[in-house]
């Protein structure tokens, strides 16, 4: 230094204002948020997690971007205009409440063994 094993810790953000209404943080106007790994820095490129189906394992399903510029290289940067967001509850929810003091992609650290 690399790999293996064990352990510990960490690991998701966001509704403010106005309108309608008996009732809406759910509708309308406006606002606002963006997990992890990869790659030229990414919610919308590839993959993963979460979620859903399945008694369970195996397995399956699962959202959204374009145009111009710079560059060797960017759907990642800059400019502009867009779009998307599980399940249950409730006046229809990315933002409220709940499963969840959960789970987890993974990140950091420690110990140990081998080469």
């Nucleotide at each position: 230094u690399u790999a293996g094993u064990u352990c510990u810790u960490c690991a998701g953000g966001g509704a403010g204002a106005g309108g309608u209404g008996a009732a809406a943080u759910u509708c309308c106007u406006u606002a606002u948020c963006g997990g992890c790994g990869g790659u030229a820095u990414a919610g919308c490129c590839c993959g993963c997690g979460a979620g859903c189906c399945g008694u369970a394992a195996a397995g399956g399903c699962u959202g959204a971007u374009c145009u111009g510029g710079u560059u060797a290289g960017a759907u990642u940067c800059c400019a502009g205009a867009g779009c998307c967001g599980a399940c249950a509850g409730u006046a229809u929810a990315g933002u409220c409440u709940g499963g969840a003091u959960g789970a987890g992609a993974g990140a950091a650290g420690a110990a140990u063994u081998u080469a």

Predicted 3D model of a 115-nucleotide RNA (FMN riboswitch aptamer (RFN element)) from Ruminiclostridium herbifermentans. Its Rfam family is "FMN riboswitch aptamer (RFN element)". About the family: The RFN element is a highly conserved domain that is found frequently in the 5'-untranslated regions of prokaryotic mRNAs that encode for flavin mononucleotide (FMN) biosynthesis and transport proteins. NCBI's taxonomy places the organism under Bacteria, Bacillati, Clostridia, Eubacteriales, Ruminiclostridium. The model forms 100% of the base pairs in the Rfam consensus.